Transfer RNA from a Candidatus Moraniibacteriota bacterium, 73 nucleotides, folded computationally. Lineage of the source: Bacteria > Bacteria candidate phyla > Candidatus Moraniibacteriota. The prediction has a mean pLDDT of 83. It matches the Rfam family "tRNA". From the family's description: Transfer RNA (tRNA) molecules are approximately 80 nucleotides in length. It is annotated as a transfer RNA.
RNA sequence: GGGUCCGUAGCUCAGCGGUUAGAGCGGGGGACUCAUAAUCUCUAGGUCGCUGGUUCGAUUCCAGCCGGACCCA
Numbered sequence: 001g002g003g004u005c006c007g008u009a010g011c012u013c014a015g016c017g018g019u020u021a022g023a024g025c026g027g028g029g030g031a032c033u034c035a036u037a038a039u040c041u042c043u044a045g046g047u048c049g050c051u052g053g054u055u056c057g058a059u060u061c062c063a064g065c066c067g068g069a070c071c072c073a
Stems, first nucleotide, its partner, number of pairs: 001072007010025004018056001027043005049065005
């Protein structure tokens, strides 16, 4: 330098054109218990890597950049 894949909540990931972007774990409150754990319940937390483009509408499609993994030279 070229190619492939990936980037979404603190972590692991789903969602992949259309109400308000979700789950599990983790965090906070409550219930239960003599108490803790477990369990149940409520809840907070997101510029969907960045910038442009396409579209009536983009987390989703396209381009460029940035970052990561792997392969080739």